[in-house]
Molecule: small-subunit ribosomal RNA
Organism: uncultured bacterium
RNA sequence: UUAGAGUUUGAUCCUGGCUCAGGAUGAACGCUAGCGACAGGCUUAACACAUGCAAGUCGAGGGGCAGCGAGAGGGUAGCAAUACCUUUGUCGGCGACCGGCGCACGGGUGCGUAACACGUAUGCAACCUACCUCAGACAGGGGGAUAAUCCGUUGAAAGGCGGUCUAAUACCUCAUAAUACAGUGGUUCUGCAUGGGACUAUUUGUUAAAGAUUUCGAUUCGUUCAAGGAUGGGUAUGCGUGACAUUAGGUAGUUGGUGAGGUAAAGGCUCACCAAGCCCGUGAUGUCUAGGGGAACUGAGAGGUUUGUCCCCCACACUGGUACUGAGACACGGACCAGACUCCUACGGGAGGCAGCAGUGAGGAAUCUUGGUCAAUGGGCGCAAGCCUGAACCAGCCAUGCCGCGUGCAGGAUGACGGCUCUAAGAGUUGUAAACUGCUUUUAUACGUGAGUAACCGCGGGUACGUGUACCCGCCUGCAAGUAACGUAUGAAUAAGGAUCGGCUAACUCCGUGCCAGCAGCCGCGGUAAUACGGAGGAUCCAAGCGUUAUUCGGAUUUAUUGGGUUUAAAGGGUGCGCAGGCGGAUUGUUAAGUUAGUCGUAAAAUCGUAGGGCUCAACCCUAUAGCCGCGAUUAAAACUGGCAGUCUGGAGAUCAGUUGCAGAGGGCGGAAUGUGUAGUGUAGCGGUGAAAUGCUUAGAUAUUACACAGAACACCGAUUGCGAAGGCAGCUCUCUAAACUGAUUCUGACGCUGAGGCACGAAAGCGUGGGGAGCAAACAGGAUUAGAUACCCUGGUAGUCCACGCAGUAAACGAUGAUAACUCGCUGCCGGCGAUACACCGUUCGGUGGCCAAGCGAAAGCGAUAAGUUAUCCACCUGGGGAGUACGUUCGCAAGAAUGAAACUCAAAGGAAUUGACGGGGGCCCGCACAAGCGGAGGAACAUGUGGUUUAAUUCGAUGAUACGCGAGGAACCUUACCCGGGCUUGAAAGUUAGCGACCGUCCCUGAAAGGGGACUUCUCUUUUAGAGCGCGAAACUAGGUGCUGCAUGGUUGUCGUCAGCUCGUGCCGUGAGGUGUCGGGUUAAGUCCCAUAACGAGCGCAACCCUUAUCCUUAGUUGCCAGCAUGUAAUGAUGGGGACUCUAGGGAGACUGCCGGUGCAAACCGUGAGGAAGGUGGGGAUGACGUCAAAUCAGCACGGCCCUUAUGUCCGGGGCGACACACGUGUUACAAUGGAAGAUACAAUGAGCAGCCAAGUGGUGAUACCGAGCUAAUCUCAAAAAAUCUCUCUCAGUUCGGAUUGCAGGCUGAAACUCGCCUGCAUGAAGUUGGAUUCGCUAGUAAUCGCACAUCAGCCAUGGUGCGGUGAAUACGUUCCCGGGCCUUGCACACACCGCCCGUCA
Repeated sequence: UUAGAGUUUGAUCCUGGCUCAGGAUGAACGCUAGCGACAGGCUUAACACAUGCAAGUCGAGGGGCAGCGAGAGGGUAGCAAUACCUUUGUCGGCGACCGGCGCACGGGUGCGUAACACGUAUGCAACCUACCUCAGACAGGGGGAUAAUCCGUUGAAAGGCGGUCUAAUACCUCAUAAUACAGUGGUUCUGCAUGGGACUAUUUGUUAAAGAUUUCGAUUCGUUCAAGGAUGGGUAUGCGUGACAUUAGGUAGUUGGUGAGGUAAAGGCUCACCAAGCCCGUGAUGUCUAGGGGAACUGAGAGGUUUGUCCCCCACACUGGUACUGAGACACGGACCAGACUCCUACGGGAGGCAGCAGUGAGGAAUCUUGGUCAAUGGGCGCAAGCCUGAACCAGCCAUGCCGCGUGCAGGAUGACGGCUCUAAGAGUUGUAAACUGCUUUUAUACGUGAGUAACCGCGGGUACGUGUACCCGCCUGCAAGUAACGUAUGAAUAAGGAUCGGCUAACUCCGUGCCAGCAGCCGCGGUAAUACGGAGGAUCCAAGCGUUAUUCGGAUUUAUUGGGUUUAAAGGGUGCGCAGGCGGAUUGUUAAGUUAGUCGUAAAAUCGUAGGGCUCAACCCUAUAGCCGCGAUUAAAACUGGCAGUCUGGAGAUCAGUUGCAGAGGGCGGAAUGUGUAGUGUAGCGGUGAAAUGCUUAGAUAUUACACAGAACACCGAUUGCGAAGGCAGCUCUCUAAACUGAUUCUGACGCUGAGGCACGAAAGCGUGGGGAGCAAACAGGAUUAGAUACCCUGGUAGUCCACGCAGUAAACGAUGAUAACUCGCUGCCGGCGAUACACCGUUCGGUGGCCAAGCGAAAGCGAUAAGUUAUCCACCUGGGGAGUACGUUCGCAAGAAUGAAACUCAAAGGAAUUGACGGGGGCCCGCACAAGCGGAGGAACAUGUGGUUUAAUUCGAUGAUACGCGAGGAACCUUACCCGGGCUUGAAAGUUAGCGACCGUCCCUGAAAGGGGACUUCUCUUUUAGAGCGCGAAACUAGGUGCUGCAUGGUUGUCGUCAGCUCGUGCCGUGAGGUGUCGGGUUAAGUCCCAUAACGAGCGCAACCCUUAUCCUUAGUUGCCAGCAUGUAAUGAUGGGGACUCUAGGGAGACUGCCGGUGCAAACCGUGAGGAAGGUGGGGAUGACGUCAAAUCAGCACGGCCCUUAUGUCCGGGGCGACACACGUGUUACAAUGGAAGAUACAAUGAGCAGCCAAGUGGUGAUACCGAGCUAAUCUCAAAAAAUCUCUCUCAGUUCGGAUUGCAGGCUGAAACUCGCCUGCAUGAAGUUGGAUUCGCUAGUAAUCGCACAUCAGCCAUGGUGCGGUGAAUACGUUCCCGGGCCUUGCACACACCGCCCGUCA
């Protein structure tokens, strides 16, 4: 001392990228802004610069004296003081000049530079160093000039030229001189080499400012020579210090030598000659980029990025070059030359260099005052005073950063008003917030006091030995600044914003908007209920700041040294040989390069850490300490690695013997098949396909026989076999070549492994040259298929396939798995040896090739001694998807092309494995009127009805594959009614509350289509009696109303899959997980029904059963039902007395359970014309509909959120429409006839309904019906006749005695009212239609088919519809191949909105 999150999916695990949360900044921008302290402030144009300042100083070096002051002399004026003029370097001083020192420091910038530039460590025996310091020696003579000044001259100016005079600490010369320099000789010591040091003898050359000052003391300062020191530099070397190989070769002073020159100094630094070297894959050369470091930011660290401020070094000073002076420069504010630019000019010439401090313009997103002072610190000069100093110290501007302070504190609820929200007479929140009361006074304002930074120097005085030196005391010196700080007074007084609120990520509601406007870091929000846009209220986070943008580190183990991978996610080179390189068996000795330990030196300061201290705290500053992981030196150790020397046999290789194989190269041989040729036999087709056609064939094919020829490939054996490095290799045989294995354990003695570059091999296709060519067969042609068919199929057919020699160098060259070595449970095959044997069989054995598995590994699938396990070594390769293995460049190639191999741009994924579903013109099993077998229909006709379309003022609305269409509607003339036109009403047509007035009702008149409007007459009741209630009218108010929208905001209800057999849960177990298991498997069932088996054991919703009805019997009870027996009565009838037997009615029971028998089977269960039974294997029918699917249907049945209308989208009335009609579709009715039609006669039901009703009987009418009139609130009366059937008769196959549409006339009924628009009756009329194309529907038994009856709605009825009832009453099912739908298991998948999916190309 290490934190994660979002995002690929329906979900999961993994791989992998993108994004976010943190820190930092010389920052910029937006909004906002009270104060202070400390820091910072052109990152861009090393772009150009106006103006001022930034380097001078010394009179104690000198000659002098322009300017200033003083003195002295002279003159003028004046009584004088004094004033003015003039002369004079005499003095203080001093412009310019000569001279000395400085100007090479300080300050700025980062152009250049990839370099000994920098960092670090060393060397110089190859060097220099002014001022400073230490100690030594000396300072004696002489000389000639020159500037200034003055005179003259030239030029516009800058400046230049000539002449005269003169000085020095300027210059020259002589003497003296050594421990200096050079040469020669000797002695001695020493080094890594050239060499170096010390001592000594002799010879040559070189010096002075004798200066200044003075208190007169050589006092002080200075000068000269020489040796040291210190400081500062110069130079050389080791190591470290960017990118690109799509930059691989570079270099002639180049590399070295000899000699010379040059330098302070080594050196090709330069030159002459000689040699041919030198650098480079450990990256030369080239190109691009860049000042380097201390350090800063970040990070757990390792690292990564940066180097602005401060410090060190370097480089540069308008651009390029050059030297001079000097101790030092090739010199920022010096010189010269060239260039560009700017300025002056009299046009002849000149002047300049802010990358010093301020400042200006320009550039830019962007960076300050033309300030004060030398008081301090430091620097230059000077003896000093002092002068100079844009270094420095201060101040100014800027929230640019870091740090600190404040904008108040306490109490105060009727929790006010207002705002916002809601379930809205009210509540919640803003919120103790405010007002108000008390308190405080940092800050602010005013006034006052007022530091420290200062001590040197100097002057005066004093002490210590000697007027100097050291120390002490006093005085003098403050820009900032009357600042900091302190005190007093006043008074909450002067002071809060920014961003955010879908998740990540702390913080939520309302309104507006309606895929618009907009937001967005990623995922993503917005299409009418947006916590995601905009506003508001509220909240959250920071706070004098807050956000955004940019950059950088982190998170990212996402370049992985620490610390990753490569079977399938990106990634093992196609294979081998092998140079360099890397790594390397056992053992002994030695060494000490690596390594380890100690010590020494260095690693500047600042920074960072720790501990103290100073500013009121902090930031900031100071002190101390630790550290600076590095480099160098030295001492020691010797385990490991390395070096050297020796030994060994286990690795590797060799030898001998044996074995094995489709290993390779070259030659020879063989048979079958195919094709062709010739000849024969033989005759009409052959061939080909799903079916055909093209094609071949009477000129004789195909078929068949014989002979001959050609080329290619080698059936069976043959395999999970064998061999080879890989590619690959298959008839037999010969020769040559190579390899592996086994046995023996004789030899060598680590000879090994890997292997960048390199070299070799390398399928098929392809290319070149020359052969060959039977079969096959790209291209091509024809025939088919098809919407098309540049394909799949067929008939032909050329390159090619074959051989030889070259090239090419790629493949899913795959085990998608690099090579080598070691180690790590078992079981079981095969191949080659070996041992022992009989040939079976066996083995403690070696090599190879397969299968299954333990541990382990892995995301999983899987791998598992042939590892993807555990280790070691070496090589190759990967770093999101697309762009792209593309472009450019280069290399190779005859070409085709191969190798190497990017970027712009774009996306938030791309991907792997596994899971659950759905899907498949995948598989298996099973079911269903699903098909098949049957019966009857639809589709053709007419009509009815619904729908579409069209039309219309309106034809109200909804339902639209199955799952809409005789559906909502179980009944539209008005009403209904929602639609249209017109006329009215506006608290409203209806309901509730409160005033007020009054009875209401009723009758009548006018107007009007009605609603409505206007008017006349008449006029209360009850009770608890100033009043109230009932009823009506009615202004106003609170309320209403809406079949207006949204079924995609909803409840409820419903359809469908489907009465299909499924859908789940708890616990356990398996899996990292999604999930699985159970629910799978074997049987069985109508059924996830049951049985067996079983890591599952149980359970729930479904199935079944329980419920209703029907079929049989028993019992109980008999009225309105029934009537056998008894009796009465009638023309006749349970009509009557009676009866409960029967039928029947409706209560309760029984009965059926595979219970019994036989067979099969473990069981469940199944089978049987089984028994019994009314009924037999769910007896028939009904009700009953799991989890869910279709955003299925319905806001118009009802309810309901939100939105919308309010003299109308509400409401009332009249009329119209919903009924239209070229047409299309669905559902039905009636038919097309003889199994029929018509007429007559005659028989048998059940369910139901009825008082505003059903209506008997009777009468009228042909009839619909009317009149009259009993009964019945119903097992009593009525509707009510059942019809098909049966019997008799007729029709005789026709558009008919079939069929009844349509139309005319006449009637009936309901109803205010039948025109639009009802039903029924009679007469007349008598259409289409002669059994219906493709296609399609229902039904498995009391079913289909057929026949009638009843009811709901309803005044009536468009009902041929719907719901029920009974009568008559069939045919067929071999079977599950196929169509449709469904269930279970399994398989594939790039689908998950789930195949009506996904997705590719072209075009727009």